Context: one part of a larger RNA
RNA sequence: UGACGGGGGCCCGCACAAGCGGAGGAACAUGUGGUUUAAUUCGAUGAUACGCGAGGAACCUUACCCGGGCUUAAAUGUAUAUUGCAUGAAGUGGAAACAUUUCUUUCCUUCGGGACUAUUUACAAGGUGCUGCAUGGUUGUCGUCAGCUCGUGCCGUGAGGUGUCGGGUUAAGUCCCAUAACGAGCGCAACCCCUGUUGUCAGUUGCCAGCAUGUAAUGAUGGGGACUCUGACAAGACUGCCGGUGUAAACCGCGAGGAAGGUGGGGAUGACGUCAAAUCAGCACGGCCCUUAUGUCCGGGGCGACACACGUGUUACAAUGGUCGGUACAGCGAGCAGCCACUUGGUGACAAGGAGCUAAUCUCAAAAGCCGAUCUUAGUUCGGAUCGGAGUCUGCAACUCGACUCCGUGAAGCCGGAUUCGCUAGUAAUCGCGCAUCAGACAUGGCGCGGUGAAUACGUUCCCGGGCCUCGUACA
Numbered sequence: 001u002g003a004c005g006g007g008g009g010c011c012c013g014c015a016c017a018a019g020c021g022g023a024g025g026a027a028c029a030u031g032u033g034g035u036u037u038a039a040u041u042c043g044a045u046g047a048u049a050c051g052c053g054a055g056g057a058a059c060c061u062u063a064c065c066c067g068g069g070c071u072u073a074a075a076u077g078u079a080u081a082u083u084g085c086a087u088g089a090a091g092u093g094g095a096a097a098c099a100u101u102u103c104u105u106u107c108c109u110u111c112g113g114g115a116c117u118a119u120u121u122a123c124a125a126g127g128u129g130c131u132g133c134a135u136g137g138u139u140g141u142c143g144u145c146a147g148c149u150c151g152u153g154c155c156g157u158g159a160g161g162u163g164u165c166g167g168g169u170u171a172a173g174u175c176c177c178a179u180a181a182c183g184a185g186c187g188c189a190a191c192c193c194c195u196g197u198u199g200u201c202a203g204u205u206g207c208c209a210g211c212a213u214g215u216a217a218u219g220a221u222g223g224g225g226a227c228u229c230u231g232a233c234a235a236g237a238c239u240g241c242c243g244g245u246g247u248a249a250a251c252c253g254c255g256a257g258g259a260a261g262g263u264g265g266g267g268a269u270g271a272c273g274u275c276a277a278a279u280c281a282g283c284a285c286g287g288c289c290c291u292u293a294u295g296u297c298c299g300g301g302g303c304g305a306c307a308c309a310c311g312u313g314u315u316a317c318a319a320u321g322g323u324c325g326g327u328a329c330a331g332c333g334a335g336c337a338g339c340c341a342c343u344u345g346g347u348g349a350c351a352a353g354g355a356g357c358u359a360a361u362c363u364c365a366a367a368a369g370c371c372g373a374u375c376u377u378a379g380u381u382c383g384g385a386u387c388g389g390a391g392u393c394u395g396c397a398a399c400u401c402g403a404c405u406c407c408g409u410g411a412a413g414c415c416g417g418a419u420u421c422g423c424u425a426g427u428a429a430u431c432g433c434g435c436a437u438c439a440g441a442c443a444u445g446g447c448g449c450g451g452u453g454a455a456u457a458c459g460u461u462c463c464c465g466g467g468c469c470u471c472g473u474a475c476a
Base pairs, nucleotide, nucleotide: 001476002475003473004472005471007470008469009468010467011466012465013464015460016459019423020422021421022420023419026315027314028313029312030311031310032309033308034306035305042053043052064301065300066299067298068297069296070295076122077121079119080118081117088103089102090101091100092099093098106115107114108113126290127289129288130287131286135284136283137279138278139277140275142273147186148185149184150183151182152181153162154161155160166177167176168175192267193266194265195264197235198234199233200232201231202230203229207224208223211222212221213220238261241255242253243252244251245250304442317416321375322374323373324372325371326370327369333364334363335362338357339356342353343352344351345350382413387408388407389406390405391404392403393402429452430451431450432449433448434447435446
């Protein structure tokens, strides 16, 4: 100087407390461990691995296993050949890759040649082989915590200290006062984006108040810019004003005005560093290793196994509910190998026709809610696992191993031990919708969007993590 202490003081955080809803019990989905296997490819392992890499494993992917082939698929260079072995079609063997046979037959040209192709050869390729403890780059974490440092000066023999401490204050090393320190940098804050209010400008594909036209009905039509909205530019919030406290900074006020009040709400933004943290399988790269194989192509299998254990989720156990009928209201987005109105067929998944839309124009397109009926506390009209049958769709192909539909079947489960998690407001809870990936899909996952919409916070004694000061130390 740090680190540590079941030392002290001050302070903060859904850390506790106060509340609301969960997990732990059930079934299933998914990831992991283990076991099994020819293979169950590899990585990630307290917090900071475990719906993680994977934003999508039937083949492909694919790295693994079994079997069968090849020795260069692509880049560069050497040499040779000329219209050939290229290209196309067909046969045979084969599961395919591949092997083999037959037929057919190039392009440009300044006629020098060039392109393409094949063969040859290599100084060369290839490796998801090893080392993340050789590395770059990127990332997690402490932590959006308020810290981490420097120049000059001063103090100390020196390591170092001071500044950065003290008194207040703040979300903040934020600011003020004091001060052997005076300044500065990286962080904090602000500048950036979205959102909340208003104005100006603009008015189509959006809107329709007033004026006409028309219909069974509809901004459907003429027209209009008022309103909504769209989207560019402005205004607006700064403790600016008032009162109180205070030296000041600042704090308090069911004070004013205002759409908004003290960081308005949300996002992006992550200091010096820590964990030899993660990644050689995203990519790059040093070294080592393989080179008729640890490279590469193909068929099939596996990554989907299943006495079990754990994590994360979904659905439930019902009446604040289930079922049936009627009826209303979003936003973010996506769409041509697409979204598909509408019509017809089918109980249905869907199929056959068929308009519009490269989209503020057309389409995907709401649910909880509200109104009415029924069920009456039961393993049930709760719950839907599992299994049987029949189908639809995608795709060369759904056996291993897809999703969906219909009929039947109708398991566990009656609110969950110790323990444990999230959340402070348009939040939790609850309800649906969209997107990426994608032929299809195991999505209950991830990322977004809107609808309905709470309870509680006395307080900081205690648990956990952190910040500052201080005391101790035989630790570094």